This is a predicted structure of a 533-nucleotide part of an RNA (small-subunit ribosomal RNA, central domain) from a metagenome. RNAcentral holds the full RNA, with entries from SILVA. The coordinates come from a structure-prediction model, not an experiment, and the mean pLDDT is 80. Its Rfam family is "Eukaryotic small subunit ribosomal RNA". Its family is annotated with ribosome and structural constituent of ribosome in the Gene Ontology.
[in-house]
Context: one part of a larger RNA
RNA sequence: UUGCAGUUAAAAAGCUCGUAGUUGAACUUCGGAAUUUGCCCAUUGGUCAGGCUUAACUGUCUGCACUGGUGUGACGAGUUCCUACCUUCUGAGGAAUCUCCAUGUCAUUCAGUUGGUGUGGGGGGAAAUCAGGACUGUUACUUUGAAAAAAUUAGAGUGUUUAAAGCAGGCGUCCGUCUGAAUACAUUGGCAUGGAAUAAUAAAAUAGGACGGUUUGGUUCUAUUUUGUUGGUUUCUAGGAUCACCGUAAUGAUUAAUAGGGAUAGUUGGGGGCAUUAGUAUUCAAUUGUCAGAGGUGAAAUUCUUGGAUUUAUUGAAGACUAACUACUGCGAAAGCAUUUGCCAAGGAUGUUUUCAUUAAUCAAGAACGAAAGUUAGGGGAUCGAAGACGAUCAGAUACCGUCGUAGUCUUAACCAUAAACUAUGCCGACUAGGGAUCGGACGAAGUUAAUUUUUUAAUGACUCGUUCGGCACCUUACGGGAAACCAAAGUGUUUGGGUUCCGGGGGGAGUAUGGUCGCAAGGCUGAAACUU
Numbered sequence: 001u002u003g004c005a006g007u008u009a010a011a012a013a014g015c016u017c018g019u020a021g022u023u024g025a026a027c028u029u030c031g032g033a034a035u036u037u038g039c040c041c042a043u044u045g046g047u048c049a050g051g052c053u054u055a056a057c058u059g060u061c062u063g064c065a066c067u068g069g070u071g072u073g074a075c076g077a078g079u080u081c082c083u084a085c086c087u088u089c090u091g092a093g094g095a096a097u098c099u100c101c102a103u104g105u106c107a108u109u110c111a112g113u114u115g116g117u118g119u120g121g122g123g124g125g126a127a128a129u130c131a132g133g134a135c136u137g138u139u140a141c142u143u144u145g146a147a148a149a150a151a152u153u154a155g156a157g158u159g160u161u162u163a164a165a166g167c168a169g170g171c172g173u174c175c176g177u178c179u180g181a182a183u184a185c186a187u188u189g190g191c192a193u194g195g196a197a198u199a200a201u202a203a204a205a206u207a208g209g210a211c212g213g214u215u216u217g218g219u220u221c222u223a224u225u226u227u228g229u230u231g232g233u234u235u236c237u238a239g240g241a242u243c244a245c246c247g248u249a250a251u252g253a254u255u256a257a258u259a260g261g262g263a264u265a266g267u268u269g270g271g272g273g274c275a276u277u278a279g280u281a282u283u284c285a286a287u288u289g290u291c292a293g294a295g296g297u298g299a300a301a302u303u304c305u306u307g308g309a310u311u312u313a314u315u316g317a318a319g320a321c322u323a324a325c326u327a328c329u330g331c332g333a334a335a336g337c338a339u340u341u342g343c344c345a346a347g348g349a350u351g352u353u354u355u356c357a358u359u360a361a362u363c364a365a366g367a368a369c370g371a372a373a374g375u376u377a378g379g380g381g382a383u384c385g386a387a388g389a390c391g392a393u394c395a396g397a398u399a400c401c402g403u404c405g406u407a408g409u410c411u412u413a414a415c416c417a418u419a420a421a422c423u424a425u426g427c428c429g430a431c432u433a434g435g436g437a438u439c440g441g442a443c444g445a446a447g448u449u450a451a452u453u454u455u456u457u458a459a460u461g462a463c464u465c466g467u468u469c470g471g472c473a474c475c476u477u478a479c480g481g482g483a484a485a486c487c488a489a490a491g492u493g494u495u496u497g498g499g500u501u502c503c504g505g506g507g508g509g510a511g512u513a514u515g516g517u518c519g520c521a522a523g524g525c526u527g528a529a530a531c532u533u
Base pairs, nucleotide, nucleotide: 004504006502007485008484012501014369016367017366021362022361023360025255026254031082032081033080034079035078036077037076038075040073041071042070043069044068045067046066047065048063049062050061051060052059087134088133089132090131091130092129097124098123099122100121101120102119103118104117105116106115107114137201138200139199140198141195142194144192145191153184154183157167158166169178170177171176210248211247212246213245216244217243218242219241221239222238223237259359260356261355262354264351265350267348268347272344273343274342275341278322279321282318283317284316285315286314287313289311293304294303330337331336374415375414376413377412378411379410384408388404389403390402391401426500427499428498430492431491433476434475435474438471439470440469441468442467443466444465445464447463448462449461451460452459453458480487481486506533507532508531515526516525517524518523
């Protein structure tokens, strides 16, 4: 590993990117025909042996006996051909057989005419086998073999009296003699060997590609033999290498994945950034009217109030927020995102007889973003409001209720990196079931229309009805799963294997101590043990 789990019991990193790693679409001799041979099977003869039987090798049965024939038979091993290299060359070698010549014999013929069967000779000729060159795509995988110390293990033989053991022992006439001391397994790596499915990998695109040049032309290297001998130089010749030129060829680029990327068209969205703009509310201020209370609560009080509170009206300022519309609706990787308008770049889905051609999936390390709170330095401070103060309540109240109120809440520049960051459900891919809604695109309908384009036919909107792709969800069922709740995924799981990452192993101690690292800090990440139960 086979073969555990991860919604709620322990558990999926908050989210995305991403290197190493792991994994990765289909495609290139399938198939057919002829033929030789081995073995098995079936069938049918003969010979022989043994039974049974009979007057009789007559009949019948059996046989691991011997030997023939037949088969669209089964399974192997070859050969040839169908566009179809089996590496190639030089020698040695010479089977089956193909041909030629000479010749014997038998049959046949008008006839050395034709056919059969021999003998001798010549030539062409199988990888049956050697020797020597020149080259050969590379692995994984699998087959067989050699090799792999014994003891151990499995296991054969054997009466240690049995057995655990041991490797002995058995049989004689006691002169001797006979037989053991097997065999298997031995994972990885290495060696040899048959196979060629599967999985990698290489090659011809700026041709620096492949062959051929018998008798094309250069460059260059090597030097056997022969020129009487030895030495030198050069040519011829033979063999490498290499460059031109010419020729040969079907000359050379696999599909276009309901994989992926790019381009393009009209869209779509409360996606993002910057600027701009609006709305009411709140608090405060100014002015204004009235007059005794107002606030607040379960009831009160703290509090404000003839220096006119609360309340009414008219204005102004400030900072925040964005009601109703607002939904089992949208967008975004998540966090998150809602006044108007403009600008900037980005995204999804859809359409497409567009393009590239494996570019892909998931991801240790590493990186970006990351609510709220918190930290630092500015700005701003309307509201609300940790801390704090007071009033109540209460046995007490350092709380819940009330009145104030600092930090904060808002914003800029930087940190921090965590949340029940939840769908408590990783990502990619395939399949399995019915339904009606809804959002976005596309397509369709002699459907509707008080819309727009007016100048009508028409076109474009908006509705209505369908189809389709892609979303957010829902309903009903269970052929399925689950401990159940429930779940179209949490299904396709003991009938367990599509790819890939992370993570858990009783409760506490403990997300503690210690170490490391990051941070200004608060703290984050990593992360035990003793002990206890």